The part of an RNA shown here (small-subunit ribosomal RNA, central domain) has 347 nucleotides and comes from an uncultured organism. The coordinates come from a structure-prediction model, not an experiment, and the mean pLDDT is 89.
Context: one part of a larger RNA
RNA sequence: CUGGGCGUAAAGGGCGCGUAGGCGGUCUGUUAAGUUAGGUGUGAAAGCCUGGGGCUCAACCCCAGAAUUGCACUUAAAACUGGCAAACUAGAAGGUUGCAGAGGGUAAUGGAAUUCCGAGUGUAGAGGUGAAAUUCGUAGAUAUUCGGAGGAGCACCAGUGGCGAAGGCGGUUACCUGGGCAACACUUGACGCUGAGGCGCGAAAGCGUGGGGAGCAAACAGGAUUAGAUACCCUGGUAGUCCACGCCCUAAACGAUGAGUGCUAGACGUUGGUUCCUUGAGGAUCAGUGUCGCAGCUAACGCAUUAAGCACUCCGCCUGGGGAGUACGGUCGCAAGAUUAAAACUC
Numbered sequence: 001c002u003g004g005g006c007g008u009a010a011a012g013g014g015c016g017c018g019u020a021g022g023c024g025g026u027c028u029g030u031u032a033a034g035u036u037a038g039g040u041g042u043g044a045a046a047g048c049c050u051g052g053g054g055c056u057c058a059a060c061c062c063c064a065g066a067a068u069u070g071c072a073c074u075u076a077a078a079a080c081u082g083g084c085a086a087a088c089u090a091g092a093a094g095g096u097u098g099c100a101g102a103g104g105g106u107a108a109u110g111g112a113a114u115u116c117c118g119a120g121u122g123u124a125g126a127g128g129u130g131a132a133a134u135u136c137g138u139a140g141a142u143a144u145u146c147g148g149a150g151g152a153g154c155a156c157c158a159g160u161g162g163c164g165a166a167g168g169c170g171g172u173u174a175c176c177u178g179g180g181c182a183a184c185a186c187u188u189g190a191c192g193c194u195g196a197g198g199c200g201c202g203a204a205a206g207c208g209u210g211g212g213g214a215g216c217a218a219a220c221a222g223g224a225u226u227a228g229a230u231a232c233c234c235u236g237g238u239a240g241u242c243c244a245c246g247c248c249c250u251a252a253a254c255g256a257u258g259a260g261u262g263c264u265a266g267a268c269g270u271u272g273g274u275u276c277c278u279u280g281a282g283g284a285u286c287a288g289u290g291u292c293g294c295a296g297c298u299a300a301c302g303c304a305u306u307a308a309g310c311a312c313u314c315c316g317c318c319u320g321g322g323g324a325g326u327a328c329g330g331u332c333g334c335a336a337g338a339u340u341a342a343a344a345c346u347c
Base pairs, nucleotide, nucleotide: 004318005317006316007301008300012315014201015200016199017198021194022193023192025088026087028085029084030083031082033081034080035077036076037075038074039073040072041071042070049065050064051063052062053061054060091191092188093187094186095184096183097182098181099180103177104176105175106174107173108172109171110154115149116148117147118146119145120144121143125136126135162169163168206247207246208245209244210243211242215241216240220236221235222234223233258314259313260312261311262310263309266292267291268290269289270288271287272286273285274284275283276282277280296303297302320347321346322345329340330339331338332337
């Protein structure tokens, strides 16, 4: 390379936008590049293969054929692919009218709770645990009432509910803003799908500068436990967690399941629309989200119209374990490190 694969055995890129490229709906005409058929030339000889022949056989040698699967030119064909021209509406996009939503951003604002501060009442404990102690408290704690400060998160609603490409998103209000769904069938007329590079987004932790700091809490300190206890439990507690701006770019970034399109029994929930006869636990239909289940698939588990079924298109990836996601080199980064990525050796 051919081949076989990628839910769990090795293997789907974390996710999107999109360049090149690959692939691409219906109909008509044309062309003849691909394609198909015939012809001509060429494809050296030797060798290989087949049939003969010559050395007593064989090796060896000679003759003829075949083969040389190719290339060029030429004559045709026009179904399919491509090109060109014209057309279409089932794909796609737009329009109109509605709809749902924790989709994103900015600003403002609300109440509960924790902590702290001030004041009142009040007195000896409080706290914590398996039990304790460290700790707090007669300089008045804990408890309780009133007032104040500040930060962070939003109980109930809340739901295999919703939205988003993924990461993710949850009090309320306003403004700015992205996407989706349904109905109509009004417009354009294949404008589409995928997507190497590229660009952007990307939890948490971490980094830089400046703020902020209530609670929680790596590190750290102390108290316990224990043979020990650099832990689990307890009392404290700093980075951090929060905000702004700039980096980092990784995750069990998981549905461990790439994207798109078509096709292939159903049943029962649920979310958002539309519609019909109308009242029924109703029917139809589109888009989501779940459970079960047929055909089929699967090594099994299981999947099963949200496929892991049947097919096609495009991308990514795998090829025994260890060495190793390491070394070296490159690129990126302030760093931490990330990314790309071997070999010797060994079983």